[in-house]
């Protein structure tokens, strides 16, 4: 880097360092941010893998010392397709479903 499976409306700090942008990419929107964001450390949350127990099994439970992950807003929202609906009508608005893209874990190449 490619691929498979699963998950993505829950949860998580008035701490320290540090000083300018940040919210994945493109576009539009909407936000966060010197009342110091993003980031790093610590702390915390969760429980995918690993561990332990039950079970015929999909699975369920326990624990959190190990490997990861996460800690503004649903993956911040929209972008593509379909359905329903608003409208005299629509390439428009609203709602829902699915896809695409992305993130994370575990497996394969």
């Nucleotide at each position: 880097c490619c691929u498979u499976u699963a998950u993505c409306c829950a949860g998580a700090g008035a701490g320290g360092c540090g000083g300018a942008g940040g919210g994945a990419c493109u576009a539009g929107g909407c936000c966060c941010u010197a009342c110091g964001a993003u980031g790093c450390c610590c702390a915390g949350c969760a429980a995918c893998c690993a561990g332990c127990g039950u079970g015929a099994a999909u699975a369920c439970g326990c624990a959190a010392a190990g490997g990861u992950g996460c800690u503004a807003a649903u993956u911040c929202c929209u972008a593509c397709a379909g359905a329903u609906u608003u409208u005299g009508a629509u390439u428009a608005g609203a709602u829902c479903u699915g896809a695409a893209a992305g993130a994370u874990a575990a497996g394969g190449g």
The RNA shown here (SAM riboswitch aptamer (S box leader)) has 109 nucleotides and comes from Ureibacillus galli. Its mean pLDDT, the model's own confidence on a scale to 100, is 84. Lineage of the source: Bacteria > Bacillota > Caryophanales > Caryophanaceae > Ureibacillus. It matches the Rfam family "SAM riboswitch aptamer (S box leader)". Rfam describes the family as follows. The SAM riboswitch is found upstream of a number of genes which code for proteins involved in methionine or cysteine biosynthesis in Gram-positive bacteria. The sequence was found by an Rfam model in a public genome assembly.